[in-house]
The RNA shown here (c-di-GMP-I riboswitch aptamer) has 83 nucleotides and comes from Paenibacillus hemerocallicola. The organism belongs to Paenibacillus, within Bacteria. Its mean pLDDT, the model's own confidence on a scale to 100, is 84. The model forms 95% of the base pairs in the Rfam consensus. The sequence was found by an Rfam model in a public genome assembly.
RNA sequence: AUCGACAAAUGGCAAACCUAUCGAAAGGUAGGGACGCAAAGCUGCAGGCCUAAUGGAUUUCCUAAGGCGGCUGGGUUGCCGAA
Numbered sequence: 001a002u003c004g005a006c007a008a009a010u011g012g013c014a015a016a017c018c019u020a021u022c023g024a025a026a027g028g029u030a031g032g033g034a035c036g037c038a039a040a041g042c043u044g045c046a047g048g049c050c051u052a053a054u055g056g057a058u059u060u061c062c063u064a065a066g067g068c069g070g071c072u073g074g075g076u077u078g079c080c081g082a083a
Stems, first nucleotide, its partner, number of pairs: 012037002017032006035070001041076003045073003048068003055062002
């Protein structure tokens, strides 16, 4: 230097909710706030899910080029680290 389990340590992120704001909505952003997370860092590539502006069909339904990374997988980057 590299690999490296458990534990520990330095820390990190931030659900619901509230306020403001953007958006047709789903949802996003900022502040507050902590349910939790070893990738709950990034990425819309694949699947899945959400909404339906728009467009189509007329019961009310279908529809993504919109969205969800804290839905799963993949890609990629990272902290500590005994023997």